[in-house]
This record gives sequence, structure tokens and C1' cells, in this order.
RNA sequence: AUCAGCAAAAGGCAAACCUAUCGAAAGCUGGGGGCGCAAAGUCACAGGUCUUCCAUUGAUAUAAUGAUGACGGCUGGGCUGCCUGA
Repeated sequence: AUCAGCAAAAGGCAAACCUAUCGAAAGCUGGGGGCGCAAAGUCACAGGUCUUCCAUUGAUAUAAUGAUGACGGCUGGGCUGCCUGA
């Protein structure tokens, strides 16, 4: 440096759900919790998904369309990294 994660050690992260705050919502953050994760570290770059305060259409309707709002624990890509083995 490359490849791999059967076994081991040290540790790490934290789904659902409950709870508090923020937010129009999606959702974020803190606490509890622990389904899982070898990149479940990081970047909204491509695709995808969610939401619609607001805008436009429309003309009454729980309407349609649209991210500039979100999701990295949906897929791909970029960057970085612990331990062990070859």
C1' cells in the first nucleotide's frame, strides 16, 4: 500500500418506542432505550424518498403542482479512519 472480516481484544455508533425542546410539516437536538451496524464516520455530488410555511394554478377542497426544507440506518460516488488476518 492492497484485499478480507471466520476468530479475538479494546472500544464506538444507536432502530422502534417513551420523553423534553425546536419546527408549518417532514424532521432535528438532548435524555432513556437497544433493533441492528466494520464505516450506522463524513460530504446532499447523481438517483431516490418525505414534507409544503410559502408561491402558482384553481375556485372551496382534507385540491393540484413546485424545494429554497429534510432523510447518509435507501442505492451509487468522493474524502477520512480503529483492531485483526493475508

Notes
The RNA shown here (c-di-GMP-I riboswitch aptamer) has 86 nucleotides and comes from Virgibacillus oceani. NCBI's taxonomy places the organism under Bacteria, Bacillati, Bacilli, Caryophanales, Virgibacillus. The prediction has a mean pLDDT of 85.